[in-house]
The RNA shown here (transfer RNA) has 72 nucleotides and comes from an Elusimicrobiota bacterium. Rfam family: tRNA. Rfam describes the family as follows. Transfer RNA (tRNA) molecules are approximately 80 nucleotides in length. The coordinates come from a structure-prediction model, not an experiment, and the mean pLDDT is 81.
RNA sequence: GGGCGGUUAGCUCAGCGGUGGAGCGUUCGCCUCACACGCGAAAGGACAUAGGUUCAAUCCCUAUACCGCCCA
Numbered sequence: 001g002g003g004c005g006g007u008u009a010g011c012u013c014a015g016c017g018g019u020g021g022a023g024c025g026u027u028c029g030c031c032u033c034a035c036a037c038g039c040g041a042a043a044g045g046a047c048a049u050a051g052g053u054u055c056a057a058u059c060c061c062u063a064u065a066c067c068g069c070c071c072a
Stems, first nucleotide, its partner, number of pairs: 001071007010024004018055001026042005048064005
């Protein structure tokens, strides 16, 4: 330098163009003498950045940044 994949909650990851989710974690409540387990609830995301397409974009297109793999 070229090709491919990835970037979504604190972590690991889902997500068919129409209201952003799960598990773990955190906080609160119930339970317990207490802790753990268990049960219930809550908080937390302008979906890497900027443009474009569209009535509507996490999703499609382009560029950029970063990470990984392959080729040279």